This is a predicted structure of a 389-nucleotide RNA (Bacterial RNase P class A) from Polymorphobacter sp. The coordinates come from a structure-prediction model, not an experiment, and the mean pLDDT is 75. The sequence is in RNAcentral, with records from ENA. It matches the Rfam family "Bacterial RNase P class A". Rfam classes the family as a ribozyme. Its family is annotated with dimeric ribonuclease P complex, tRNA processing and ribonuclease P activity in the Gene Ontology. It is recorded under the gene name rnpB.

[in-house]
RNA sequence: CAGGGCACCGGGCGACCGCUGGCGCAAGCCAGAGGAAAGUCCGGGCUCCACGGAACACGGUGCCGGGUAACACCCGGCGGGGGCAACCCCAGGGAAAGUGCCACAGAGAGCAGACCGCCGAUGGUGCCAACGGUCGCAAGACCGGGGGCACACAGGCAAGGGUGAAAGGGUGCGGCAAGAGCGCACCGCGCGUCUGGCAACAGCACGCGGCAUGGCAAACCCCACCGGGAGCAAGACCGAAUAGGGGCGGCACGCGGCGAAAGCCGCAGGGCAGGAACCGGCCCCGCCGCCCGGGUUGGUUGCAAGAGGCGGCUGGCAACAGCCGUCCCAGAUGAAUGGUCGCCCCCCGGCAACGGGGACAGAACCCGGCUUACAUGGUGCCCUGAUCA
Numbered sequence: 001c002a003g004g005g006c007a008c009c010g011g012g013c014g015a016c017c018g019c020u021g022g023c024g025c026a027a028g029c030c031a032g033a034g035g036a037a038a039g040u041c042c043g044g045g046c047u048c049c050a051c052g053g054a055a056c057a058c059g060g061u062g063c064c065g066g067g068u069a070a071c072a073c074c075c076g077g078c079g080g081g082g083g084c085a086a087c088c089c090c091a092g093g094g095a096a097a098g099u100g101c102c103a104c105a106g107a108g109a110g111c112a113g114a115c116c117g118c119c120g121a122u123g124g125u126g127c128c129a130a131c132g133g134u135c136g137c138a139a140g141a142c143c144g145g146g147g148g149c150a151c152a153c154a155g156g157c158a159a160g161g162g163u164g165a166a167a168g169g170g171u172g173c174g175g176c177a178a179g180a181g182c183g184c185a186c187c188g189c190g191c192g193u194c195u196g197g198c199a200a201c202a203g204c205a206c207g208c209g210g211c212a213u214g215g216c217a218a219a220c221c222c223c224a225c226c227g228g229g230a231g232c233a234a235g236a237c238c239g240a241a242u243a244g245g246g247g248c249g250g251c252a253c254g255c256g257g258c259g260a261a262a263g264c265c266g267c268a269g270g271g272c273a274g275g276a277a278c279c280g281g282c283c284c285c286g287c288c289g290c291c292c293g294g295g296u297u298g299g300u301u302g303c304a305a306g307a308g309g310c311g312g313c314u315g316g317c318a319a320c321a322g323c324c325g326u327c328c329c330a331g332a333u334g335a336a337u338g339g340u341c342g343c344c345c346c347c348c349g350g351c352a353a354c355g356g357g358g359a360c361a362g363a364a365c366c367c368g369g370c371u372u373a374c375a376u377g378g379u380g381c382c383c384u385g386a387u388c389a
Base pairs, nucleotide, nucleotide: 001385002384003383004382005381006380007379008378009377011344012343013342014341015340016339017338019032020031021030022029023028034360038371039370041369042368043367044366045365046231047230048229049228058227059226060225061224062223063077064076065075066074067073078092079090080089081088082087093222094221098220099219100216101215102214115161116160117157118156119155122154123153124151125150126149127148128147131144132143133142134141135140169187170186171185172184173183174182188211189209190208191207192206193205194203195202196201235301236300237299238298245292246291247290248289249288250287251286254267255266256265257264258263269285270284271283308327309326310325311324312323313322314321315320345358346357347356348355349354
């Protein structure tokens, strides 16, 4: 200088004016947001409801061991990937149970394939020069099996080129017409044995297999394990006034019709908020007293002593656990936790005086995590690489 890991800090003091809670007769005194109180993404406590068991369905988790109340969290390992390294990242069971998908490009993407290319051994076609046999006086004719050359027609190949995220191990030698695990050696891979490890797994080792089945399971699926539902607006208690419901007692209870009755209808009577009076219509109707139960508003509780904080010791690599000591540390409910000033602190600008700035955000039953946001950010410790002395 460049980087990696872990941890800490989230302004301090004072004055005045307020707010919420507790204590106090009162004056007053004491206490009063966070590392994330956030997102509400996981896991629990607590509460109510439901519940005989198992299976199915649905959802979740998914290397191994440990921690924990529990977890998808944490710690320590393993495997894979990245980095020179410190170190970082991984949704990391199963793809020879089955189904499905693999865009574009490409000849071919799942029963692999053949565009360029290589070959053309074998078969085919054509040409060349010889040879052997039969016939013929001869020229020559016919028959035969091979050889060479050409074509690239059938066909063979998958090394090389090309496409792609991915094209069915790699290097070398042999082999071949050309090639190819076709054969061999080494490396790699798979299976088994052995050894080490609690295990995941690893290994110089031995044996077997020419290699045998590409990827995707945050696609269906299979396997293993886990999971009742709803949530503090849970739940519990108290409970007015008014109106309405029920019970008991007292008083009142006209006329007519229908009906067995209960009751219904009509008339009369009473009430009356609707500006007042009167009349009429609509509308309402036993009156008074006492008691009971439910609900609304409201109040209390749940509700803050807890898987609690701090310090020490012990065990453990660690996460964490055990023991001892010590402390009590917000509790609102349209919802407090604030504002102003002064001095100091930190950052930026400036020679200075001085000026500007100090975030994200804010409890709501509680706790353990994760994730995200944040300072002009700052500090400490350990480690890695490079360079210089």